Record summary
A computed fold for a 543-nucleotide part of an RNA from candidate division WOR-1 bacterium RIFOXYB2_FULL_36_35, annotated as large-subunit ribosomal RNA, domain I. Taxonomically the source falls in Candidatus Saganbacteria (Bacteria, Bacillati). Its Rfam family is "Bacterial large subunit ribosomal RNA". Rfam links the family to the GO terms ribosome and structural constituent of ribosome. The coordinates come from a structure-prediction model, not an experiment, and the mean pLDDT is 83.
[in-house]
Context: one part of a larger RNA
RNA sequence: GGCUCAUGGAGGAUACCUAGGCACUGCAAGGCGAUGAAGGACGUGACUGGCUGCGAUAAGCCUCGGGGAGCUGUCAAAGUAGCUUUGAUCCGGGGAUUUCCGAAUGGGGAAACCUACUAAGAGUAAUGUCUUAGUAUCCCGACUUUACGUCGGGAAGCGAUACCAGGAGAACUGAAACAUCUAAGUAACUUGAGGAAAAUAAAUCAAUUGAGAUUUCGGUAGUAGCGGCGAGCGAAACCGAAAGAGCCUAAACCUUCUCGAUUUAUCGGGGAGGGGUUGCGGGACCACGAUAUGAUAUCUUGAAACCUAAUUAAAUCUUGCUGGAAAGCGGAACCAUAGAAGGUGAUAGUCCUGUAAAUGAAAGGUUUAAAGAGUCUAGUGGUAUCCCAAGUACUUCGGGACACGUGAAAUCCCGAGGGAAUCAGGGUGGACCAUCAUCCAAGGCUAAAUACUAUGCAGUGACCGAUAGCGAACUAGUACCGUGAGGGAAAGGUUAAAAGAACCCAGGAAUGGGAGUGAAAUAGAACUUGAAACCAUGUGCCU
Numbered sequence: 001g002g003c004u005c006a007u008g009g010a011g012g013a014u015a016c017c018u019a020g021g022c023a024c025u026g027c028a029a030g031g032c033g034a035u036g037a038a039g040g041a042c043g044u045g046a047c048u049g050g051c052u053g054c055g056a057u058a059a060g061c062c063u064c065g066g067g068g069a070g071c072u073g074u075c076a077a078a079g080u081a082g083c084u085u086u087g088a089u090c091c092g093g094g095g096a097u098u099u100c101c102g103a104a105u106g107g108g109g110a111a112a113c114c115u116a117c118u119a120a121g122a123g124u125a126a127u128g129u130c131u132u133a134g135u136a137u138c139c140c141g142a143c144u145u146u147a148c149g150u151c152g153g154g155a156a157g158c159g160a161u162a163c164c165a166g167g168a169g170a171a172c173u174g175a176a177a178c179a180u181c182u183a184a185g186u187a188a189c190u191u192g193a194g195g196a197a198a199a200u201a202a203a204u205c206a207a208u209u210g211a212g213a214u215u216u217c218g219g220u221a222g223u224a225g226c227g228g229c230g231a232g233c234g235a236a237a238c239c240g241a242a243a244g245a246g247c248c249u250a251a252a253c254c255u256u257c258u259c260g261a262u263u264u265a266u267c268g269g270g271g272a273g274g275g276g277u278u279g280c281g282g283g284a285c286c287a288c289g290a291u292a293u294g295a296u297a298u299c300u301u302g303a304a305a306c307c308u309a310a311u312u313a314a315a316u317c318u319u320g321c322u323g324g325a326a327a328g329c330g331g332a333a334c335c336a337u338a339g340a341a342g343g344u345g346a347u348a349g350u351c352c353u354g355u356a357a358a359u360g361a362a363a364g365g366u367u368u369a370a371a372g373a374g375u376c377u378a379g380u381g382g383u384a385u386c387c388c389a390a391g392u393a394c395u396u397c398g399g400g401a402c403a404c405g406u407g408a409a410a411u412c413c414c415g416a417g418g419g420a421a422u423c424a425g426g427g428u429g430g431a432c433c434a435u436c437a438u439c440c441a442a443g444g445c446u447a448a449a450u451a452c453u454a455u456g457c458a459g460u461g462a463c464c465g466a467u468a469g470c471g472a473a474c475u476a477g478u479a480c481c482g483u484g485a486g487g488g489a490a491a492g493g494u495u496a497a498a499a500g501a502a503c504c505c506a507g508g509a510a511u512g513g514g515a516g517u518g519a520a521a522u523a524g525a526a527c528u529u530g531a532a533a534c535c536a537u538g539u540g541c542c543u
Base pairs, nucleotide, nucleotide: 001542002541003540005538006537007536008535009534015528016493017492020464021463022461023460024459025458026457027456028455029453030452031158032157039101040100041099042055043054044053047079049075050074051073061095062094063093064092065091066090070083071082072081106115107114108113116135117134118133119132120131121130122129137155138154139153140152141151142150143149144147163194164192165191166190167189174181178228204211205210215242216241217240218239219238225233226232246445247444248443249389253274254273255272256271257270258269259268260267261266262265279423281388282387283386284385285382286381287380288379294376295375296374298373299372300371301370303368304367305366306365307364308363310359311358312357316332317331320329321328333350334349335339341353342352343351394418395417396416397415398414399413400412401411404430425440426439427438428437429436480487481486500527503514504513505512506511
């Protein structure tokens, strides 16, 4: 010096654990905000650094319920001072207070600050000062003195990076290159809304039979088709299911108000009321007849159920064994509409919390069905005079959407030009024409079935178990980094219980040695287990 073994140090893998995550299911809820939100700043405790709570009434105030013996949140033990059967702490409903900033809104501003005016009040000898209320902008409506007016109402901002509709809209990529095409009407951007949104009551389909609003799902079907007929894109009718609901205007006509024109009793415009709402065409108009039948998506009422606290809740023992400890093993019992789960010194149906089942609300909220109110709702015949949504339909050119890339390209929607008809009418049936069939555009509303999940409750997992699982099991979006946008950690485990080591010795201390606690201290706080690299000591062997 090397190697072996042993004992230690150092280190923190592994095992076990879980306080936290992840994914999903069911139900609920789906908003908050000028009555000042979300989010913050600063305060607030007898003593208070962080977190939590709260707001100058400041870990709280009032009230109504629950509950029943302890309590003064937490890291964090203790002291101190208090509260409490005259019912505290705690849990739930309602209310009060709620500084300053923030849409921030009297004006300003480098957020949490500065500084006004008006009215009323407080205070001062007076000024300064203080308190309360109001004073931003835009939109709509009403009124009149028609104004830079007054009054009333509304909006704004945040949110779940989700879901929905509109606007505008890429590229990488694929085509084994690339230009049409694809990616994709996707992403990013933006506007608006709701608990859902959108769509919706046939100018629809169909095919000579017929169906009868919309939406979603399963088929149809990777079919018919589209396509540098490449890559790729990709329906519908119809069938089966979920759900199921239909309505209101405009016009003709009548009444009335108002404005204007005038030929002075008519016309035109506008407002209000009635009327009317359809495709076996309907309505107006004229005549006759009727007040019945049903519907209800609007409002109200008092019920019921549910939600927001809770209450009752069965049944085991043993001086048997092991052990520090019994819930384990052995023995003997019991309950069960309860053998879900968690805890208790190891693994407990019968020890504790619970669980099955049953019960429960002063107050607030939600829903359902019911009742009442309101609203809506019918016919027959005649006539052929009137009405039936106009710069619309349609058409040409240029685009877009349709599964459909201009194609034979219908259909739908835009831009520019032209530009109808009113039932003897008009659209559609994939160029176009005829026949036939079918429907009635150019106004509007409409629940359910469907989509999503920031949030609450309950639950589940061939999900993770501290380099995993959320970035975050712990003071985590913290510490720290960056001018900033932004980036972004590490860090869990003594024990059943602190019983956390009195006392003695060495030392300045750290610390160590005794003693003591404990089942265990090589469980001693740098604390479960304690691998390897690395270091040391000892032994043996080799050189």